[in-house]
């Protein structure tokens, strides 16, 4: 420089806003993944004392020589850690950019050492649309951190 990838989620139940239909006593049906219990879901990358690993590299035990073991590199492992990204603003503008703005964790336990591990119990989630949406539908067959290949 090309290419190719490159986000996942309301099971079940409960209300009835609000519409229809009959009828003017009322009845009767539809009707929220957005309310209320409950459910479920987690982009990139970096960090690891434990836990995982077919192969592969390199050392050591151990063997007659093997199998084997173990340690090391390497590879995975965090929604709330540290960085990025969409979105939104805002300025620019043929474009490409620039600047902003960017959620949320704790207690216990082991240990020299943990927001990462093991345990419990919390919390979090852009705009428009529509009955108040992280999960439905729209921008978007888009855009992008990045990943992998030529």
């Nucleotide at each position: 420089u090309c290419u190719u990838c490159g986000g996942g989620g309301c099971a079940g139940g409960g209300u009835g806003a609000u519409g229809c239909u009959a009828a003017c006593a009322u009845a009767g049906c539809a009707g929220a993944u957005u309310c209320c219990c409950g459910a479920c879901c987690g982009a990139c990358g970096g960090u690891g004392a434990u836990u995982c690993g077919a192969a592969c590299a390199g050392g050591c035990u151990g063997u007659a020589a093997a199998u084997a073991g173990c340690c090391u590199g390497c590879g995975a492992a965090a929604g709330u850690c540290c960085g990025u990204g969409a979105c939104c603003c805002g300025c620019a503008u043929a474009a490409a950019g620039c600047g902003g703005c960017u959620g949320a964790u704790c207690c216990g336990g082991u240990g020299c050492g943990a927001u990462u591990c093991c345990g419990g119990a919390a919390c979090c989630g852009a705009c428009a649309g529509u009955a108040u949406a992280g999960u439905c539908u729209g921008g978007a067959u888009g855009a992008g951190a990045g990943a992998a290949g030529a």
The RNA shown here (FMN riboswitch aptamer (RFN element)) has 150 nucleotides and comes from uncultured Roseburia sp.
Taxonomically the source falls in Roseburia (Bacteria, Bacillati, Bacillota, Lachnospirales).
The model forms 100% of the base pairs in the Rfam consensus.